[in-house]
Small-subunit ribosomal RNA from an uncultured bacterium, 1379 nucleotides, folded computationally.
The coordinates come from a structure-prediction model, not an experiment, and the mean pLDDT is 83.

RNA sequence: AGAGUUUGAUCACUCCGGCUCAGGACGAACGCUGGCGGCGUGCCUAAUGCAUGCAAGUCGAACGCAGCAGGCGUGCCUGGCUGCGUGGCGAACGGCUGAGGAACACGUGGGUGACCUGCCCCGGAGUGGGGGAUACCCCGUCGAAAGACGGGACAAUCCCGCAUACGCUCGACGGAGGAAAGCCGCAAGGCGCUCUGGGAGGGGCCUGCGGCCCAUCAGGUAGUUGGUGUGGUAACGGCGCACCAAGCCAAUGACGGGUACCCGGUCUGAGAGGACGACCGGGCAGACUGGGACUGAGAGACGGCCCAGACUCCUACGGGAGGCAGCAGCAAGGAAUUUUCCCCAAUGGGCGCAAGCCUGAGGGAGCAACGCCGCGUGGAGGACGACGGCCUUCGGGUUGUAAACUCCUUUCGGGUGGGACGAUGCUGACGGUACCACCAGAAGCAGCCCCGGCUAACUCUGUGCCAGCAGCCGCGGUAAGACAGAGGGGGCAAGCGUUGUCCGGAGUUACUGGGCGUAAAGGGCGCGCAGGCGGUGGGCUGCGUCGGCGCUGAAAGCGCCCCGCUUUACGGGGCGAGGCGCGCCGAUACGAGUCCACUCGAGGCAAGCAGAGGGUGGCGGAAUUCCGGGGUGGAGCGGUGAAAUGCGUAUAGAUCCGGAGGAACGCCGGUGGGGGAAAGCCGGGCACUUGGGCUUGACCUGACGCUGCGGGCGCGACAGCGCGGGGGAGCAAAUCGGGAUUAGAUACCCCGGGGUAGUCCACGUCCCUAAACGAUGUCCGACUAGUCGUUUGGUGGAGAAAUCCAUUAGUGACGCAGCUAACGCGUGAAGUCGACCGCCUGGGGAGUACGGCCGCAAGGUUAAAACUCAAAGGAAUUGACGGGGGCCCGCACAAGCGGUGGAUGAUGUGGAUUAAUUCGAUGCAACGCGAAAAACCUUACCUACCCUUGACAUGGCAGGAAUCCUCCAGAGAUGGGGGAGUGCCCGAAAGGGAACCUGCACACAGGUGCUGCAUGGCUGUCGUCAGCUCGUGUCGUGAGAUGUUGGGUUAAGUCCCGCAACGAGCGCAACCCUUGCCAUUAGUUGCUACAUUUAGUUGGGCACUCUAAUGGGACUGCCGGUGACAAACCGGAGGAAGGUGGGGAUGACGUCAAGUCCUCAUGGCCCUUAUGGGUAGGGCUUCACACGUCAUACAAUGGUCGGUACAGAGGGUCGCCAACCCGCGAGGGGGAGCCAAUCCCAGAAAGCCGAUCGUAGUCCGGAUUGCAGUCUGCAACUCGACUGCAUGAAGUCGGAAUCGCUAGUAAUCGCGGAUCAGCAUGUCGCGGUGAAUACGUUCCCGGGCCUUGUACACACCGCCCGUCACACCAUGGGAGUGG
Repeated sequence: AGAGUUUGAUCACUCCGGCUCAGGACGAACGCUGGCGGCGUGCCUAAUGCAUGCAAGUCGAACGCAGCAGGCGUGCCUGGCUGCGUGGCGAACGGCUGAGGAACACGUGGGUGACCUGCCCCGGAGUGGGGGAUACCCCGUCGAAAGACGGGACAAUCCCGCAUACGCUCGACGGAGGAAAGCCGCAAGGCGCUCUGGGAGGGGCCUGCGGCCCAUCAGGUAGUUGGUGUGGUAACGGCGCACCAAGCCAAUGACGGGUACCCGGUCUGAGAGGACGACCGGGCAGACUGGGACUGAGAGACGGCCCAGACUCCUACGGGAGGCAGCAGCAAGGAAUUUUCCCCAAUGGGCGCAAGCCUGAGGGAGCAACGCCGCGUGGAGGACGACGGCCUUCGGGUUGUAAACUCCUUUCGGGUGGGACGAUGCUGACGGUACCACCAGAAGCAGCCCCGGCUAACUCUGUGCCAGCAGCCGCGGUAAGACAGAGGGGGCAAGCGUUGUCCGGAGUUACUGGGCGUAAAGGGCGCGCAGGCGGUGGGCUGCGUCGGCGCUGAAAGCGCCCCGCUUUACGGGGCGAGGCGCGCCGAUACGAGUCCACUCGAGGCAAGCAGAGGGUGGCGGAAUUCCGGGGUGGAGCGGUGAAAUGCGUAUAGAUCCGGAGGAACGCCGGUGGGGGAAAGCCGGGCACUUGGGCUUGACCUGACGCUGCGGGCGCGACAGCGCGGGGGAGCAAAUCGGGAUUAGAUACCCCGGGGUAGUCCACGUCCCUAAACGAUGUCCGACUAGUCGUUUGGUGGAGAAAUCCAUUAGUGACGCAGCUAACGCGUGAAGUCGACCGCCUGGGGAGUACGGCCGCAAGGUUAAAACUCAAAGGAAUUGACGGGGGCCCGCACAAGCGGUGGAUGAUGUGGAUUAAUUCGAUGCAACGCGAAAAACCUUACCUACCCUUGACAUGGCAGGAAUCCUCCAGAGAUGGGGGAGUGCCCGAAAGGGAACCUGCACACAGGUGCUGCAUGGCUGUCGUCAGCUCGUGUCGUGAGAUGUUGGGUUAAGUCCCGCAACGAGCGCAACCCUUGCCAUUAGUUGCUACAUUUAGUUGGGCACUCUAAUGGGACUGCCGGUGACAAACCGGAGGAAGGUGGGGAUGACGUCAAGUCCUCAUGGCCCUUAUGGGUAGGGCUUCACACGUCAUACAAUGGUCGGUACAGAGGGUCGCCAACCCGCGAGGGGGAGCCAAUCCCAGAAAGCCGAUCGUAGUCCGGAUUGCAGUCUGCAACUCGACUGCAUGAAGUCGGAAUCGCUAGUAAUCGCGGAUCAGCAUGUCGCGGUGAAUACGUUCCCGGGCCUUGUACACACCGCCCGUCACACCAUGGGAGUGG
């Protein structure tokens, strides 16, 4: 010193602003833990109540009596001690507490000529002589007790007179009054006593100044304020009383309410300040509560008295006793606060001549980590970095020199012995303590919190929005560094955390040191009292201010230095510090006061000027409406998005004339003007009346000024109010009737009506608000670049004039500096300063409640709190969005053709079912999708039966080659048995090795188990849409912008031009494949003009077709027009092809946590005689339904039959399969040819020709079913395809809705391939025939660019408001019910 938190992101020293954290502190408490010592501290709550003990006594040198001892003369004396009483002093100190008190209570400075003071000190004068009472005691009485009473005797330093009076008191100044006590001692003498002066110390009283909150407490006061007199006091005083006067206090806060002992100081803070007032010290106050006096030097008295009250106790019921806020202790309260300890040894106090006695003051000890300070729990060495733990990528890392181990030390603690200071002599509670020495032995001694960011410290496991954490932001929904445990780490350490409180950070109340255009904040506006501030020159005063000196500012505390406990904490000594207060002296710049003067501020005067300035009166024309007015005219008018209600043939609307009445004033007119130039506002024209402003002037006054809360006064739009009155043309709430809209429509829109308002006028002690806005106080004042426009005035200058220039006042646009968070402001400031005022301090609650004031009411004004949130905001940025705008695309719409949705079937899906119907895909972008082939297999599912190192990989050991044939059991897997059989490499052999098989054991295999939200890869989609970015530069505090925007153009961010941008990348395009034309090369199996043949069959040939390789061709190149001399577009020529020729491949940054863990790969988790593996059977093929995609149809542009023509691209050796034969057919037989431009699949079909059917559920349609077959296959029951015969269902063109397609396309027709044993209406390809339409971009959908608004950013499928529904709380009403 700062940090976190509002946003997708941003605002730099934080845009504004709140919340939160890190620091320090504590009389603390709580949790976990706890070795020692020193020094401190310890009922903050119930000033609640208290058992018990102790806390104030002492003096025999004042006195009496009793007891004891001794002596003698029995009644006295003596002695010391004890007890009781009289007397004296003390008990008013010390100790405790903080209830009360906002006050002269405290602090500080003064005053007292208005006072007192025992004991103590210094001084002066005295102490003569008499008398009296009484307690104890004795006797008696009453009472339970406490205690009381009566009688009798006696003493004093007890009491009372007399005498005396230096000084004292009083006085009318002649005078008057008032004392005393003795005791001890042989004595000297001492201690006392009385009066008095002074002192010291202590106190009383008065007073200036200072220190809390609320104004939602604004008026208070009757002994009140003063006077006179009197009383009272130590003393002044209304302190008390009588009388007189009517004062006194208050916005500089009286009175009232709340709270609180005050201070030195303590904590915090850089300071200023804020908070606090435990311990220690000073003061005050209190002593069960309230009141009262007595005694006394002193008290209205904590451990005295009296009265009253509450409470407790005793009681014989008559009556009594008591007061821990002293020390300890008890109960209670509370989160919480100690021993019923030792001692008077020390310090201090009371009494005493003293010895001494008393002292819970005090000195000590005890308890408590409550705080501060110090110390320890060991030190050094020690790596193969041991074991164990944890982690791991399995290599290792870490715990960690840590341990073990070796060497060493002994503080603290323990044991033994010695042993203080505190005391100058006697005396030591502490205490055999501190301290010292010796002994043993690493021996007895570490925890607590934290580890997501802030904030220092990270991993594993468990958990799975659960359990939990959390100071703020926030973590936890299966990989959690945030929960819990563990390992490790960080911090502090006999403590560590938590909670509470205070200061700090917070410049977040801003004096130091903030703000108010939009964030909270300028009063709606003026006049103006008090107040604040105030021009120029001079004189005086010296109040503020400044300087010097003096006094004060207690000690402790704080800072520095020194010293004492080993050190520190702690303690002792010295010095210092600063502020504040009072006094004296001085200074006079500034402020102030006062006096004199001045003119520039302000005002006046004179002359002019502009204007919708205010008030009053009458006047004017246009328009609306009305009149059953009068004409013309003849079917509509009106109204809306569209309509309808309504008006109209009884004459509407329209139009002309006439009349009535009210309200408002066209053009001029303007961004203009005016306005106590304040606001509200002011607009036909004329007259009267009236306010201010501006300009000019060698005039006058002479600071007369500015601001102005609260209080006061006035003004104040609209709406509204009033006993109300007038007026009422138009307009027009509420409300009513009706029509629409709508699910409804008690609304928005329309009609009508009325009426009441109201609007208008005159009036009122009326209301008093507003986005009363420039969201900008007055100015008021001063200063600080300009440019352009406009209104007004005078003057000066220029010009012949129009007009221009300068200047004043006003009003606009832009803009420099500067300011601002930005937007913006910018001489009319939001710039730079000065004066004064108002206002703000997070959001909600709330401008609300209560109270006050105002109001007739409506309501206004002033103005909270509980509770709740971690934000609420401002400006700007990028997106997204809009039933915002502009521009532009796409089979997006439109135009058109054919479909789907209806039927039957196929197929996929949902659902249901099931032992299982394996799994995935789910809007577009899942649903003939993964499946380019589920009868077994596939297969992942189900049932049953089996296997357990395993079906598969690597490694070890042992045996055996492998392999083949066969028998038995079994559904099979499997199990059991028989037989045949030896290979390859090295080596002479023995043997070894490779591969394979079997057995055994262990590492491991295996998993289509889970997580596509842990992932890679691949894919879909927006979208083949034209976009997405970067570098440098520039702009901006920044997010970001610029570039990429703009003008054109394009299919295109395509290109051109312009431009603070210049370039570049990924995309676009092109390069690639294919197709369309041509050429060249090459001709077999292809082709073939020539010849030949039944036949490209053969010969010849390679021109053509074709094949397949290489080239060419197209580039807006050419012409014209348009365009900006551009890019480009339009048209044309040529050309096979023309403006991207057609088609394909190619998919930018990214989006959808899109899809896939079941292609593959892969982290984590899970299974391990099973979630792995094998086998058989079943299932994936279920079916009341629903949806998607298709097939076939409903027919005549057709069906059927016969005849006949023309493709392309493919496939083929476990194959395609010709001819020929058989079969109605599927097919069977057959076997030629072909590894294929050769042979085969292979008949293309629609088409064309001919025939028939004649609109019919048909010669349409073919589902379904029966029978009979064919083929594939181990096997067609569940569950294949096909054939023949028979059967012939629904269906007659399909509701709402919806799909595809812009040309060789749609539509239609057939052919082939992959998969495949078999199975195609699917799919991927191929060719044949071959259309219609596009005016156009308003609308629907999707998209691109620019712009605008935004409170959206999960981004409009957003955000968000209110009612209602349910529960609960409080309040009002309530049929009623109870008391």